[in-house]
RNA sequence: CAGGCUGGCCGGGCGAUCGCGGCCCAGAGCUUCGGCGAAGGGUCGAGGAAAGUCCGCACUCCAUAAAGCACGGCGUCGGGUAACACCCGGGGCGGGACAACCUGCCGGAUCAGGGCCACAGAAACAGGUCGCCCUCACCCCCAGCCCCUCUCCCGCGAGCGGGAGAGGGGGGAGGGGUGAGGGUAAGAGUGAAAAGGCGGUGUAAGAGACCACCGGCGCCCGCAGCAAUGCAGGCGGCCAGGCAACCCCCGCCGGGAGCAAGGCCAAGCAGAGACAAAGUCGCCUCCGGGCGGCGGGAGGCUGCUCGUCUCCCUUGAGUCUCGGGUAGGCUGCUAGAGCGGCGCGGUAACGCGCCGCCCAGAGAGAUGAUCGCCCAGGCGGAGAACCGGGAUGAAGCUCUGAGCUUCGGCGAAGAGUGUAAACCGGAACCCCUCCGCUGGACAGGAUGCGGCUUACAGGCCAGCCUGAGGU
Numbered sequence: 001c002a003g004g005c006u007g008g009c010c011g012g013g014c015g016a017u018c019g020c021g022g023c024c025c026a027g028a029g030c031u032u033c034g035g036c037g038a039a040g041g042g043u044c045g046a047g048g049a050a051a052g053u054c055c056g057c058a059c060u061c062c063a064u065a066a067a068g069c070a071c072g073g074c075g076u077c078g079g080g081u082a083a084c085a086c087c088c089g090g091g092g093c094g095g096g097a098c099a100a101c102c103u104g105c106c107g108g109a110u111c112a113g114g115g116c117c118a119c120a121g122a123a124a125c126a127g128g129u130c131g132c133c134c135u136c137a138c139c140c141c142c143a144g145c146c147c148c149u150c151u152c153c154c155g156c157g158a159g160c161g162g163g164a165g166a167g168g169g170g171g172g173a174g175g176g177g178u179g180a181g182g183g184u185a186a187g188a189g190u191g192a193a194a195a196g197g198c199g200g201u202g203u204a205a206g207a208g209a210c211c212a213c214c215g216g217c218g219c220c221c222g223c224a225g226c227a228a229u230g231c232a233g234g235c236g237g238c239c240a241g242g243c244a245a246c247c248c249c250c251g252c253c254g255g256g257a258g259c260a261a262g263g264c265c266a267a268g269c270a271g272a273g274a275c276a277a278a279g280u281c282g283c284c285u286c287c288g289g290g291c292g293g294c295g296g297g298a299g300g301c302u303g304c305u306c307g308u309c310u311c312c313c314u315u316g317a318g319u320c321u322c323g324g325g326u327a328g329g330c331u332g333c334u335a336g337a338g339c340g341g342c343g344c345g346g347u348a349a350c351g352c353g354c355c356g357c358c359c360a361g362a363g364a365g366a367u368g369a370u371c372g373c374c375c376a377g378g379c380g381g382a383g384a385a386c387c388g389g390g391a392u393g394a395a396g397c398u399c400u401g402a403g404c405u406u407c408g409g410c411g412a413a414g415a416g417u418g419u420a421a422a423c424c425g426g427a428a429c430c431c432c433u434c435c436g437c438u439g440g441a442c443a444g445g446a447u448g449c450g451g452c453u454u455a456c457a458g459g460c461c462a463g464c465c466u467g468a469g470g471u
Stems, first nucleotide, its partner, number of pairs: 001467010012374007020045006029036002047442001051453002054451005059258004071254005076090005091106006107249002113247002115243003129188002131184011145170012196214002199211003215239002217236004222231003262331004271322005279294006295313007338357008375440001377438007386426004396417005403410002
């Protein structure tokens, strides 16, 4: 430097103009006098996930939320926490990576029980297909052996003896086949999985039947550890698989609904109760009502009387009260398992103490837009730095010094010393300086909190792993 791993953190800043929501100040104006409120000013105004609503709580109501049943969830050990299925630190058995590291699973399947194990296979848990072995029955073949006949050879006592061969028959050791019964599980074969592995003894054949070694399981005991567990020793042939994310068993936890919870106030309509009232006559009618006379009430002309004008004279409405309660309003409602800093304890999660801070709370719901400057970062270019040449050694300085001279000096050339010099060239990456272009994701509260999960451009910090490249 590149590629990674783990943990933590950030996830644009400032200004101007316009705009939005809450609260406070202030109040033009309107008003039924209760209030409503324009302009203006101040202050505050989303997140690491505010999201999904998957867990766990607070809070509220329901019968007190204690117990039982049903149902559901969880299940290695220790710790943290208000609680959790979350977090931290360990353990066991696996998987991945060269590595840093990542990742899956975790009560019970030998004495609680049921169920299931695709396909293949005889069988998926006490089973037997092929095979191996024993016994019996039947059938087939048949050596040696026995008998008969024939032929040949030999011998003699002359029809017998011996030998060889051929044919036929008897007999059945043994072999083979079929069937039945039994033993066995070593081998073959199927499968993800087949009754520990391997070697021997043994046997009719075999087999933990027995033995040595290895593996597992159970029991006992020692050491370390809070524990899970680890290490070491002894004993027992105990060796009959897997699935509990199938039911089930064991242990622990969980009552239900949710801020549209819930509490308070309370228009209108409907309900219940109480209370006041002056109408009457005639005509017309489409039977709803209309018109007129008298009378009554209210108001205007007008302060009063008279007069006059307008309206009203209702039987289902008015006024008042009551309870429940809709719209609506208030509350719940945001100071909290809060945030930041420091210190202490703890490996850590986390806890404790001190100091400081106040950080949306709205109505179906406000955070935005434009411009300018800047910033992290990305890309490109130039320079510097770096390396080589320059260096067969510039300038300067010291010495020698041809020659010239106004005699004061000037001074070619040479020797020594000596430079990160100018200049030329190279150049992969990083760092530094300058310039140009680009440049910021996922997404938004709705009672609150703790987690988990999911989305996310880019970047920072710390520790660690692997690798090569330049000098």
A computed fold for a 471-nucleotide RNA from an Anaerolineales bacterium, annotated as Bacterial RNase P class A. It is recorded under the gene name rnpB. The sequence is in RNAcentral, with records from ENA. Its Rfam family is "Bacterial RNase P class A". Its family is annotated with dimeric ribonuclease P complex, tRNA processing and ribonuclease P activity in the Gene Ontology. The family's RNA type in Rfam is ribozyme.